This is a predicted structure of a 128-nucleotide RNA (c-di-AMP riboswitch aptamer (ydaO/yuaA leader)) from a Chloroflexota bacterium.
Of the family's consensus pairs, 92% are formed in the model.
It was read from a public genome assembly, where an Rfam model found it.
The coordinates come from a structure-prediction model, not an experiment, and the mean pLDDT is 82.
Its Rfam family is "c-di-AMP riboswitch aptamer (ydaO/yuaA leader)". Rfam describes the family as follows. This family represents a conserved RNA structure found upstream of the ydaO and yuaA genes in Bacillus subtilis and related genes in other bacteria.
[in-house]
RNA sequence: CGUAACGAAGCGCCAAAUCCACAAUUGGAGCGGGGGACCCGACUUUGGGGUGAACCGCAGUUGCGCGGAGGGUGACUCUUUCCACCCUAACCCGACAGCUAACCUCGCCGGCGAUAGAGAGAGCUUUU
Numbered sequence: 001c002g003u004a005a006c007g008a009a010g011c012g013c014c015a016a017a018u019c020c021a022c023a024a025u026u027g028g029a030g031c032g033g034g035g036g037a038c039c040c041g042a043c044u045u046u047g048g049g050g051u052g053a054a055c056c057g058c059a060g061u062u063g064c065g066c067g068g069a070g071g072g073u074g075a076c077u078c079u080u081u082c083c084a085c086c087c088u089a090a091c092c093c094g095a096c097a098g099c100u101a102a103c104c105u106c107g108c109c110g111g112c113g114a115u116a117g118a119g120a121g122a123g124c125u126u127u128u
Base pairs, nucleotide, nucleotide: 011113012112013111014110018029019028020027021026030108031107032106033105034104035103040098045095047096048093049092050091051090055068056067057066058065070087071086072085073084074083076123077122078121079120080119081118082117
């Protein structure tokens, strides 16, 4: 000097997954998901459906992949263009659910990162 591990306190990212009150149980706010009329629409062993960006096509199948669509990050916030780097999983319902006002109901877990590109527009904050 660099790398890795452990601990503490901050900062930041994915995601709805945060905040407040309470001695606790729990409750509330906020953010999300599902069910559920008329009307309209559509399907049913080729079963069907839900959360999620996580789908489609072409190859290959001993193994590796390529392209398109979709999603995320790049440190004040939002929109946008270019560039760079990544992801494109997993789980659930159980014969059953289109949309859907009223209404009913459920979740708020978990996992990560280390100096953090450039331009335009709008805004906010700080300093002089």